[in-house]
RNA sequence: UAUCAUAAUCGGCAAACCUGCCGAAAGACAGGGACGCAAAGCUAUGGGUCUAAGGACGGAUCGUCUAUGACUGCCAGGUUGCCUAU
Repeated sequence: UAUCAUAAUCGGCAAACCUGCCGAAAGACAGGGACGCAAAGCUAUGGGUCUAAGGACGGAUCGUCUAUGACUGCCAGGUUGCCUAU
C1' cells in the first nucleotide's frame, strides 16, 4: 500500500418495543432495551421508500396530485477509518 475469505483481542453501534419530549405527519432526540451490524462512521449525490402542513385541482364536512419535510439499519456513489491475519 492492497484485500476482508477465515480466526482472535480491545472495544464500538443499537432494530422492534416501552417511557419522556419535539413535530401537521413521516420522523428526530433522550433514557431503557437488543434484532442485528466490519463501516449499522459521515454524506440526501443518483435511484428507491415514507409523510402531505402549505399549495394546486375536483364532482368539495371529502378526494387526488405535489417536498420546500424525512429515511444512509433499502441499493449504489463519494469520503474517512481501529485491531489482527494474508

A computed fold for an 86-nucleotide RNA from a Selenomonadales bacterium, annotated as c-di-GMP-I riboswitch aptamer. It matches the Rfam family "c-di-GMP-I riboswitch aptamer". Rfam's curators write: GEMM was predicted in a large-scale screen for bacterial structured RNA regulatory elements. The model forms 95% of the base pairs in the Rfam consensus.